[in-house]
RNA sequence: GUGCGGGCUAGCCUGGGGGGUUCGGCGUCCCCUGUAACCCGAAACCGUCGGCAUGCGGGAGGCGAAGCCUGAGGGCGGCUCCGGAUGCUGCGAGUGCAGCUCGGCGCCCGACUGUGAGGCAUCGUCCUGCGGGGUCGCCGUCGGCGUCGUGCAUUCUGGAGGGAAUGUGCGGCGUCAUGACCGCGGGCACCGGUUCAGGCCCGGAAGGGAGCAGACCCACCGCGGGCGGUCGGCGCUCGCAGGGUCGCGGUGCUGAGAAAGGCGCUGAGGGACUGGCUCGUAGCAAAGGAGCCAACCGAUGGCGUGCCCGCAC
Numbered sequence: 001g002u003g004c005g006g007g008c009u010a011g012c013c014u015g016g017g018g019g020g021u022u023c024g025g026c027g028u029c030c031c032c033u034g035u036a037a038c039c040c041g042a043a044a045c046c047g048u049c050g051g052c053a054u055g056c057g058g059g060a061g062g063c064g065a066a067g068c069c070u071g072a073g074g075g076c077g078g079c080u081c082c083g084g085a086u087g088c089u090g091c092g093a094g095u096g097c098a099g100c101u102c103g104g105c106g107c108c109c110g111a112c113u114g115u116g117a118g119g120c121a122u123c124g125u126c127c128u129g130c131g132g133g134g135u136c137g138c139c140g141u142c143g144g145c146g147u148c149g150u151g152c153a154u155u156c157u158g159g160a161g162g163g164a165a166u167g168u169g170c171g172g173c174g175u176c177a178u179g180a181c182c183g184c185g186g187g188c189a190c191c192g193g194u195u196c197a198g199g200c201c202c203g204g205a206a207g208g209g210a211g212c213a214g215a216c217c218c219a220c221c222g223c224g225g226g227c228g229g230u231c232g233g234c235g236c237u238c239g240c241a242g243g244g245u246c247g248c249g250g251u252g253c254u255g256a257g258a259a260a261g262g263c264g265c266u267g268a269g270g271g272a273c274u275g276g277c278u279c280g281u282a283g284c285a286a287a288g289g290a291g292c293c294a295a296c297c298g299a300u301g302g303c304g305u306g307c308c309c310g311c312a313c
Base pairs, nucleotide, nucleotide: 001313002312003311004310005309006308007307008306011063012062013061014060015033016032017031018030019029023050024049025048026047027046038059039058040057041056067303068302069301073297074296077293078292079291080290081289082288087284088283089282090281091280092279093278094277095276097275098274099273100269101268102267103266104265105264106263107262108261112257118254119253120252121251122250123249124248125247126243127242128241129240130239131238132237133236134234135233136232137231138229139228140227141226143176144175145174146173147172148171149170150169151168152167153166154165155164156163157162181225182224183223184222185221186220192217193216194215195214200209201208202207
């Protein structure tokens, strides 16, 4: 001195740019771009620097005398602005071109059809009026007289219980007349009726009285039937008269087609809906243009390339 290995120190990397702010640089703020790729703290009346300004303070990782700066040129990417023929989307106007609506003609198919298509006639079905029926409802279903009993009031009378009469109300029965009757069920704790066991009251007794429960009734409530009514409603029905209709059905005459559907041609309509076409308008995208930016490759040039140890030659 060269090569290999180890240690160390300067140093390097862990992004770049535009705007704003500032006298000016950087940072904190906003934006763009990029990498395999750091963390914490404070910072707009701010933090820190002075053309050697491209942050300050603290830490971490990697490399290490390795590298750093410059950045011709190249292709790629992004942002902003311009642009916007043609295109796409939305909106508006127009157009009957297609769909659509109303018809006509032709062809095909063809439910049904001689157990009768279509046509013609007639009747019914529908409506109105009048008169019957049916049915379902609504209202009503008294009263007078006689007699018996009884509630109440009054009068007379008896020693008590009580007896007699009159008036009036209610009820039972009979009868007259009527359309004004029949049956069933429930049914007044007492203040409705009859009969009232037991018990109670009056009485010397005979006897009489009030009367609960029960039973039978009545009032009252309900149901069914009958009867009466100058009362009603009808998914019903009969007769007469009139009207209406061709949707459906019956019948008669005639006697062979035919609805629906499909395809084609054609006349008319409407700008409400869908599509097409024309015009206008707004937005979007692409081509293209201008400016700016980062990353990647990278020519050239500049700065730097230090110290120590071991081994080999």

Predicted 3D model of a 313-nucleotide RNA (Archaeal signal recognition particle RNA) from Candidatus Methanoxibalbensis ujae. Rfam family: Archaeal signal recognition particle RNA. On this family, see Wild et al., Curr Opin Struct Biol 2002: "Towards the structure of the mammalian signal recognition particle". The sequence was found by an Rfam model in a public genome assembly.